[in-house]
A computed fold for a 428-nucleotide part of an RNA from a Bacillota bacterium, annotated as large-subunit ribosomal RNA, domain IV.
It matches the Rfam family "Bacterial large subunit ribosomal RNA". Its family is annotated with ribosome and structural constituent of ribosome in the Gene Ontology.
Taxonomically the source falls in Bacillota (Bacteria, Bacillati).
The full RNA is in RNAcentral, with records from ENA.
Context: one part of a larger RNA
RNA sequence: CCCUCGUUAAGGAACUCGGCAAAAUGACCCCGUAACUUCGGGAGAAGGGGUACCCCGUGUAGCGUGACAUUGUGAACACAAAAGAGCGUGAGGGGGUCGCAGUGAAGAGGCCCAGGCGACUGUUUACCAAAAACACAGGUCCCUGCCAAAGCGAAAGCUGAAGUAUAGGGGCUGACGCCUGCCCGGUGCUGGAAGGUUAAGGGGAGGGGUUAUCCAGCACUCAACCUUGUAUAUCAAUCUUGUAUAUCAAUAGAGAUAUACCACAAAGGAGAUAUAUAGGGUUGAGUGCUGGAGAAGCUCUGAACCGAAGCCCCAGUAAACGGCGGCCGUAACUAUAACGGUCCUAAGGUAGCGAAAUUCCUUGUCGGGUAAGUUCCGACCCGCACGAAAGGCGUAACGAUCUGGGCACUGUCUCAACGAGGGGCUCG
Numbered sequence: 001c002c003c004u005c006g007u008u009a010a011g012g013a014a015c016u017c018g019g020c021a022a023a024a025u026g027a028c029c030c031c032g033u034a035a036c037u038u039c040g041g042g043a044g045a046a047g048g049g050g051u052a053c054c055c056c057g058u059g060u061a062g063c064g065u066g067a068c069a070u071u072g073u074g075a076a077c078a079c080a081a082a083a084g085a086g087c088g089u090g091a092g093g094g095g096g097u098c099g100c101a102g103u104g105a106a107g108a109g110g111c112c113c114a115g116g117c118g119a120c121u122g123u124u125u126a127c128c129a130a131a132a133a134c135a136c137a138g139g140u141c142c143c144u145g146c147c148a149a150a151g152c153g154a155a156a157g158c159u160g161a162a163g164u165a166u167a168g169g170g171g172c173u174g175a176c177g178c179c180u181g182c183c184c185g186g187u188g189c190u191g192g193a194a195g196g197u198u199a200a201g202g203g204g205a206g207g208g209g210u211u212a213u214c215c216a217g218c219a220c221u222c223a224a225c226c227u228u229g230u231a232u233a234u235c236a237a238u239c240u241u242g243u244a245u246a247u248c249a250a251u252a253g254a255g256a257u258a259u260a261c262c263a264c265a266a267a268g269g270a271g272a273u274a275u276a277u278a279g280g281g282u283u284g285a286g287u288g289c290u291g292g293a294g295a296a297g298c299u300c301u302g303a304a305c306c307g308a309a310g311c312c313c314c315a316g317u318a319a320a321c322g323g324c325g326g327c328c329g330u331a332a333c334u335a336u337a338a339c340g341g342u343c344c345u346a347a348g349g350u351a352g353c354g355a356a357a358u359u360c361c362u363u364g365u366c367g368g369g370u371a372a373g374u375u376c377c378g379a380c381c382c383g384c385a386c387g388a389a390a391g392g393c394g395u396a397a398c399g400a401u402c403u404g405g406g407c408a409c410u411g412u413c414u415c416a417a418c419g420a421g422g423g424g425c426u427c428g
Base pairs, nucleotide, nucleotide: 001423002422003421004420005419006418007417008416010414011413014412019409027051028050029049030048031047036041038175052097053096054095055094056093062089063088064087065086070081071080072079073078098102110407111406112405113404114403115402116401117399118398122134123133138173139172140171141170142169143168144167150159151158152157176394177393178392179391181324182323183322186321187320188317189316190315191314192313195312196311197310201306202305206301207300208299209298210297213293214292215291216290217289218288219287220286221285222284223283224282225281226280227279228278229277230276231275232274233273234272235271238270239269240268241266242261243260244259245258246257247256248255325343326342327341328340329339352386353383364380365379366378367377368376
């Protein structure tokens, strides 16, 4: 120094957020006991007094129990009555004795005043919250006619209930007293069914795909005819030939035509007929491909029209969810506005309460209490932003509730001291 105790001069809450803690009160008997009240309470209200031991007294009066005996009724068993020994219990009064103190130690309500909240007893965050939170009896609304509603469960089935509307389920409120205003425009719920809208389904107008067939084009094959080239054979002896320039055309390249000039012999080329072969064209047929048209069938799609509830729509309903205004002017001092005007709304907050568990400004203002009071109590009303079953306002009783005040009491404090036990500390 710490912990747990004990005591304390004078003061007595000055401590502190706050009397937290501690102190005080305390049992039994008697006296006495207010406001308020739902007449039950409040109440052990508050506030006072007494208490030991001895004698009177063998422990009195009284009370409890109650034997034998007595009396009455009765045939008897028995029943009733008064008196009553003994035993148990036991106030009150008078006298006396001792101590500081007599429920001599221990154990054993502190009380009052005012207010908030919640009616109450209960319940709750096992382990930081016990409360003003939850519950509650009571109130009210809604659903439910029984195979009930509601709930659990893929279902079977079960709970509800071996109940039946004085029953069961759900929501809100929360004893009691006085009450619970206005708004159904929005949302919800209930009812309605005329009209509008509307799903699946029905319905099939129409459209798309496919293609038997037809048409066109192209390619190939075949046939006929026409035509061109080549080869062979035969016939006729008919025609042509170079150079230069220009123009045109084509292509990898060979060409054609026109004009001017030269040459005239041999060869080249050209010709006709027949056959063979190759190519081209026309027509016809067949095959293939491409494109177009395209019935029926199949398939894809699909308009009108028919088509319930719901929604739109029409009503009701607020102890359903919810909501419950603004501006301007006005009275013979001033101020204020019973009064008027105007705009908006579904309707504009009624009663009651109000700086409140709600009030920002705010320690509002006034009064009370204190020497001094941001808290408290009573008022006022300018309610930033109370308000009527998310109930409004009261209210006796109740509360380990919260707030303010007082009496008693105290080491809470001024302001600390001493003592006891246990630690710490030192040594072992």